[in-house]
Context: one part of a larger RNA
C1' cells in the first nucleotide's frame, strides 16, 4: 500500500447493487416451513334444483355435489440448514466396471383373459386422566391373493462369433420358472412384461493437496488362498478351513489441526494466506445404535431401543427435538423482521381448474461493503464586523461572508403512472413489489459536513496553558519555565458521508 462476513470512537443527506451469529453443533416459548389426487374406492353429505304427500311449513324420494376423516396412489430421499465429525478414494483430476442399479421421462415390441378371500372407514361395545388401545359385526377399490397365456426375459446344457484372465454377444436349438387393473369418455389418462436411451447413483484404481520423529516400529480378519453366505454389484464385506503373511525413514503407527474444490485476497511473477456470499461434492440433524418402507434413506420436520435434558399427569403412564424461516434466552467486541406474496422462476400432486411451497420473488433493519449523486453556481473589496497573530506599521481568516444575478439535482408537495403477463380462464378478469420506478408541474439556496493529522519518517505552524506534572507515542523519541511532539485556540494539510483506531492476511 492492498484486502475484510469485521468490531470500536466521533460524525452522518439520498439512491442502486450486494452482504449480515466468524462466538455456544448452547438451550429453545409461539406461529409457519410437505402435501396433493373424488378422473382409484366405500362412506359423510352443507347449499341448491326437481317431484310427491299434505297439517302451509314440515316429511319423504331423485339429481348435483361444497366439506370431512378413512382405504389407495404419487411425493415426502427434492428443495432449505449447518461444518460437529472426517487426514479418508472425503475431495479434485484422469481412467475402469467382461462386477452394477436407476421411480417419473423418451423410443420400440408384445399383451391387458378369468376368479377369490379380506380389511379400514362405519355401527355396537369395553378399558384409560390422557396419549391411545382392545373385542364383535358390515362393506369397496387402480389395496391383496389364486388360475390361464409367454414373442420375449431368467437359469442350465448345446451351436456360432468376439474379446481384456475370469468372460461377453447372438430374434439359433432343448428343459424348467415368474405377470397384468381398471376409471372417465370429447380428445384421453393409465397398467404388465421385455429391449434400448436419457438422467441420477454405486464401486475400483493412478496422481495431487496440513503440522509433528520430544510418535519408530505397527497389524490377527491382520495379508493371501479355497469354499460358502451376503449385496444391485466386486471384495475379509462376513464366516469355516489352510498358509504366514502385510505395512514402514519415499515416514507406517500414534498425536495435533482441518470439511474438500471452483474460487477469493495479495503479489510483476514465482509464491503466500483464506475457503464468508455464489456454484459442485461430502458429512451431519439432541447424543449413541438399529433396521423398516421404498426405484432411491439406514431417512432434519419417519419408526424402534438406550442416554441426557425439558414438559404434561388422575402417579398407572405419556409428549418433545429450530444446524428450516422469523423469533427468545445465553455466550460475545459483534451480526437483522415473530413482515408481504405465490404475480414471476422452480418444485410436489392433479386430465385440468387448482391446492401446497419461510424454495423463491419482494419489502423492513444496519454507512457492513462497493458504486453514483448532493450539500449550490456566477459575480462581488471599503479587502466590513468578529477571531487569531503582531516588530503595533500591519498580516491572516478572505472573493470567504454580507450583497446582486441565476439554477433546482437529491429530499418535499401535487397530478399522471408502468414493463415485469409468457400463461390461465367460457368470459369478467388476474402483479406481492407498489401508487414503487419513471414522467410532468410547483416553491425556495431554502433541509443536508465531518473526521484525522500538522517534530522526522510524512503533506501541513504559531500563540497561550502546563512545567519529567498532566500527558503523547507506529519507530526514533517528546515533557524538568519561552514545548511547531502534552492540552486549548487560530491557522494549515489530507480524505470526505465518511474519517480514524484495533484485529487478521499478503
Nucleotide at each position: 500500500g492492498g484486502a475484510c462476513g469485521a468490531a470500536c470512537g466521533c460524525u452522518g443527506g439520498c439512491g442502486g447493487c450486494g452482504u449480515g451469529c466468524u462466538u455456544a453443533a448452547c438451550a429453545c416459548a409461539u406461529g409457519c416451513a410437505a402435501g396433493u389426487c373424488g378422473a382409484a374406492c366405500g362412506g359423510u353429505g352443507a347449499c341448491g334444483a326437481g317431484g310427491a304427500g299434505c297439517u302451509u311449513g314440515c316429511u319423504c324420494c331423485u339429481c348435483c355435489g361444497a366439506u370431512c376423516a378413512g382405504u389407495g396412489g404419487c411425493g415426502a430421499a427434492c428443495g432449505g440448514g449447518u461444518g460437529a465429525g472426517u487426514a479418508a478414494c472425503a475431495c479434485g483430476u484422469g481412467a475402469g466396471u467382461a462386477a452394477c442399479c436407476u421411480g417419473c421421462c423418451c423410443c420400440a415390441g408384445a399383451c391387458u383373459c378369468u376368479g377369490g378371500a379380506a380389511u379400514a372407514a362405519c355401527a355396537g361395545u369395553u378399558g384409560g386422566a390422557a396419549a391411545c388401545a382392545g373385542c364383535u359385526g358390515c362393506u369397496a377399490a387402480u389395496a391383496c391373493c389364486g388360475g390361464a397365456u409367454a414373442c420375449g426375459a431368467g437359469a442350465c446344457g448345446g451351436a456360432g462369433a468376439g474379446g481384456c484372465a475370469u468372460c461377453u454377444c447372438u430374434a439359433c436349438c432343448g428343459u424348467c420358472u415368474g405377470g397384468a387393473a381398471a376409471g372417465u369418455u370429447u380428445u384421453u389418462c393409465g397398467g404388465u412384461c421385455u429391449g434400448g436411451g436419457a438422467u441420477g447413483g454405486a464401486c475400483u484404481c493412478g496422481c495431487g493437496g496440513c503440522c509433528u520423529a520430544u510418535c519408530a516400529g505397527c497389524u490377527u480378519g491382520u495379508u493371501g488362498g479355497u469354499g460358502a453366505g451376503g449385496u444391485a454389484a466386486u471384495g475379509g464385506c462376513u464366516c469355516a478351513c489352510c498358509a504366514a503373511g502385510g505395512c514402514g525413514a519415499c515416514g507406517a503407527c500414534g498425536g495435533g489441526u482441518a470439511g474438500c474444490c471452483g474460487g477469493c485476497c495479495u503479489g510483476a511473477g514465482a509464491g503466500g494466506g483464506c475457503g464468508a456470499c455464489c456454484g459442485g461434492c461430502c458429512a451431519c440433524a439432541c447424543u449413541g445404535g438399529g433396521a423398516c418402507u421404498g426405484a432411491g434413506a439406514c431417512a432434519c420436520g419417519g419408526c424402534c431401543c438406550a442416554g441426557a435434558c425439558u414438559c404434561c399427569u388422575a402417579c398407572g403412564g405419556g409428549a418433545g427435538g429450530c444446524a428450516g424461516c422469523a423469533g427468545u434466552g445465553g455466550g460475545g467486541a459483534a451480526u437483522a423482521u415473530u413482515g408481504c406474496a405465490c404475480a414471476a422462476u422452480g418444485g410436489g400432486c392433479g386430465c385440468a381448474a387448482g391446492c401446497c411451497u419461510g424454495a423463491u420473488g419482494c419489502a423492513g433493519c444496519a454507512a457492513c461493503g462497493c458504486c453514483g449523486c448532493g450539500u449550490g453556481a456566477g459575480g462581488g473589496a471599503u479587502g466590513a464586523c468578529g477571531g487569531c497573530c503582531u516588530u503595533c506599521g500591519g498580516g491572516u481568516u478572505g472573493c470567504a461572508a454580507a450583497c446582486c444575478u441565476c439554477u433546482u439535482u437529491c429530499a418535499g408537495u401535487a397530478g399522471g403512472g408502468a414493463a415485469g403477463a409468457a400463461g390461465c380462464g367460457a368470459a369478467a378478469g388476474u402483479g406481492a413489489c407498489g401508487g414503487u420506478a419513471c414522467c410532468u408541474a410547483c416553491a425556495g439556496a431554502g433541509g443536508a459536513a465531518g473526521c484525522a493529522c500538522c517534530g522526522g519518517c510524512u503533506a501541513a505552524c504559531u500563540a497561550c496553558g502546563u512545567g519529567c506534572c498532566a500527558g503523547c507515542a507506529g519507530c526514533c523519541g517528546c515533557g524538568g519555565u519561552a514545548a511547531u511532539a502534552c492540552g486549548u485556540a487560530g491557522g494549515g494539510u489530507g480524505c470526505g458521508a465518511g474519517c480514524g483506531u484495533u484485529g487478521u492476511c499478503c